Model confidence (mean pLDDT): 80 of 100. The RNA shown here (transfer RNA) has 72 nucleotides and comes from Streptacidiphilus alkalitolerans. Lineage of the source: Bacteria > Actinomycetes > Kitasatosporales > Streptomycetaceae > Streptacidiphilus.
RNA sequence: GACGAGGAAGCUCAGUGGUGGAGCGGCCGGCUCGGGACCGGUUGGACGCAGGUUCGAGCCCUGCUCUCGUCU
Numbered sequence: 001g002a003c004g005a006g007g008a009a010g011c012u013c014a015g016u017g018g019u020g021g022a023g024c025g026g027c028c029g030g031c032u033c034g035g036g037a038c039c040g041g042u043u044g045g046a047c048g049c050a051g052g053u054u055c056g057a058g059c060c061c062u063g064c065u066c067u068c069g070u071c072u
Stems, first nucleotide, its partner, number of pairs: 001071007010024004018055001025043006048064005
């Protein structure tokens, strides 16, 4: 330099163009002599940045940026 995959909650990741989710974690409570496990509740985000398309974009298109991989 070329190509491909990806960037979403603190972490790992779902998400068919129509209210942004799950598991783990954090906090509170139950249980326990106490803790762990378990159970209930709760907490969470301008979806990498900027434009475009659309009534409507995490999702489609363009540029940029970062990470990983392959080739040179």
The sequence is in RNAcentral, with records from ENA.